Record summary:
A computed fold for a 134-nucleotide RNA from Motilibacter deserti, annotated as SAM riboswitch aptamer (S box leader). Rfam family: SAM riboswitch aptamer (S box leader). Rfam describes the family as follows. The SAM riboswitch is found upstream of a number of genes which code for proteins involved in methionine or cysteine biosynthesis in Gram-positive bacteria. Gene Ontology term of the family: regulation of gene expression.

[in-house]
RNA sequence: AGCUCAUCCAGAGGGACUGAGGGAACGGCCCGUUGAAGUCCCGGCAACCCUGGCAGCGUCUCGUCCUCGCGAGGCCCGCUGCGCAGUAGGUGCCAACUCCGGCCUGCGGAACGUCCGCCAGGCGAAGAUGAGGA
Numbered sequence: 001a002g003c004u005c006a007u008c009c010a011g012a013g014g015g016a017c018u019g020a021g022g023g024a025a026c027g028g029c030c031c032g033u034u035g036a037a038g039u040c041c042c043g044g045c046a047a048c049c050c051u052g053g054c055a056g057c058g059u060c061u062c063g064u065c066c067u068c069g070c071g072a073g074g075c076c077c078g079c080u081g082c083g084c085a086g087u088a089g090g091u092g093c094c095a096a097c098u099c100c101g102g103c104c105u106g107c108g109g110a111a112c113g114u115c116c117g118c119c120a121g122g123c124g125a126a127g128a129u130g131a132g133g134a
Base pairs, nucleotide, nucleotide: 003132004131005130006129007128008127013042014041015040016039017038021031022030023029026101027100028099043094044093045092047091048090049089050086051085052084053082054081055080056079057078058075059074060073061072062071063070064069098126102123103122104121105120106119107117108116109115110114
């Protein structure tokens, strides 16, 4: 590089050096000499890995019961869920929903074989990040 799975409407910036680009790609639209990208320092956030809590399922014990079931309690372990809590070790991140874009449906509008929406829902492409596997 490529593969699998999950997530992508939340969150979080100052300084030094330097000096013109940057937002993946294309188009748009933005950001940028009131300093882009990059490197370093310090700070922060908390998505995933991690720890716990709660709920449901499962499971165990007891009671009732012919059984089904119902009730109470427990849980070493297992599965699922949570806009829950903790931590900051690893990865990651700290303009704009992943800045917007494709397709379908609904709704609204127009100059109506079509187009638009600073509307909603669904599906996808590409990308990013994590976890895993080889």